Overview
Bacterial RNase P class A from a Dehalococcoidia bacterium, 380 nucleotides, folded computationally. It matches the Rfam family "Bacterial RNase P class A". It is annotated as a ribozyme. The organism belongs to Dehalococcoidia, within Bacteria. It is recorded under the gene name rnpB. RNAcentral holds the sequence, with entries from ENA.
RNA sequence: CCAGGGGGCCGGGUGGUCGCCUCUUUCCGAUGGAGCGGGAAGGGGAGGAACGUCCGAGCUCCACACGGGCAGGGUGCCGGGUAACACCCGGGCGGGGCAACCCGACGGAAAGUGCCACAGAAACAUACCGGUCGCCUCAGGCGACCAAGGGUGAAAUGGUGCGGUAAGAGCGCACCAGCGCCCUCAGUAAUGGGGGCGGCUGGGCAAACCCCACCCGGAGCAAGGCCAAAUAGGAGGACACGCCCGCCUCGGCGGGCAGGGGCGCCCGGCCUCGUCCUCGGGUAGGCUGCUCGAGCCCGAUGGCGACAUCGGGCCUAGAUAGAUGGCCACCGGUCGCCUCAGGGCGAUUACAGAACUCGGCGUAUAGGCCGCCUGGCUCC
Numbered sequence: 001c002c003a004g005g006g007g008g009c010c011g012g013g014u015g016g017u018c019g020c021c022u023c024u025u026u027c028c029g030a031u032g033g034a035g036c037g038g039g040a041a042g043g044g045g046a047g048g049a050a051c052g053u054c055c056g057a058g059c060u061c062c063a064c065a066c067g068g069g070c071a072g073g074g075u076g077c078c079g080g081g082u083a084a085c086a087c088c089c090g091g092g093c094g095g096g097g098c099a100a101c102c103c104g105a106c107g108g109a110a111a112g113u114g115c116c117a118c119a120g121a122a123a124c125a126u127a128c129c130g131g132u133c134g135c136c137u138c139a140g141g142c143g144a145c146c147a148a149g150g151g152u153g154a155a156a157u158g159g160u161g162c163g164g165u166a167a168g169a170g171c172g173c174a175c176c177a178g179c180g181c182c183c184u185c186a187g188u189a190a191u192g193g194g195g196g197c198g199g200c201u202g203g204g205c206a207a208a209c210c211c212c213a214c215c216c217g218g219a220g221c222a223a224g225g226c227c228a229a230a231u232a233g234g235a236g237g238a239c240a241c242g243c244c245c246g247c248c249u250c251g252g253c254g255g256g257c258a259g260g261g262g263c264g265c266c267c268g269g270c271c272u273c274g275u276c277c278u279c280g281g282g283u284a285g286g287c288u289g290c291u292c293g294a295g296c297c298c299g300a301u302g303g304c305g306a307c308a309u310c311g312g313g314c315c316u317a318g319a320u321a322g323a324u325g326g327c328c329a330c331c332g333g334u335c336g337c338c339u340c341a342g343g344g345c346g347a348u349u350a351c352a353g354a355a356c357u358c359g360g361c362g363u364a365u366a367g368g369c370c371g372c373c374u375g376g377c378u379c380c
Stems, first nucleotide, its partner, number of pairs: 001376005007370004012331007020045010047351001051362002054360005059220004066268005072216005077091005092106001093104004107211002112209002114205003128150002130146007158176006177201002179198008224288004234279006242257007259273005295314008332349007
């Protein structure tokens, strides 16, 4: 200098002017009311993805997610991290790449079922070409044997060599590969190294059904709670509204049993006292939930790391047809043209916008900065 790999950060700035939303303090006004309006001072106001809604949670309600089982769903090598996860970190194995690195839907095919088109003789099975031997009516035909050679295909009966045979074949042997069993070493483990025995040698697909192991209540802020107002305390129907005991002043309270309803299904258990259907009418208003969080930043210690612990510092939107913007000027980035240069002119400035909150993953992104690693070339 060129090519590549991984990681981190920024993603317009400054000034002026006009205009929005919200919080705190204070003052004023209106009002029948849940609730409102205005002035002054001070503070704050979109993201790395706010997008997708694919996972996991906090929170709320069912009712406490409780026990056993069924169905359904999720994950799928080992060990860690985390509130948790299908996420992240480290490792193992397999694959790609010269490498740095990257990818993996990574338990089981010997429980069973199923698929492997076409081609090919044959894809859980066999003979098209061919080889050997015997016979015959002898360019050829018939019979028996073969799966070593050739062809087809993504994949064809382990590989090389020697022996053996009519010709062949793990038919036998040596070495090697795979598989099974045993012993041993290293490692928490996945797994890897070494040794021995065995001729056992016909695959692939489970991102096919399935088997195995582990995990999982449901619904969701339009959850939920409070207030105000209005209508027709509307009409009809089904099931249930029961019994017993105790206390107390009519009546009420408490307990037990039964029945109805609720929790995907069943049993148990729990909660509740009403549940459901048809027709018709009213209100769709206001407040809250609503922002202090498994929060952010810096440092130290421990750890390969994800991260954990400790110390210090910071508070950073809360809207509700939905605020955070418009205009002017200067500067910055990028691209093109002109200029010897300085510089000038023009165009352009990404993806995108909170709506309960957070941890991830996926997707989109003009342009810029920083650093580490790999390969190649050249120079010293």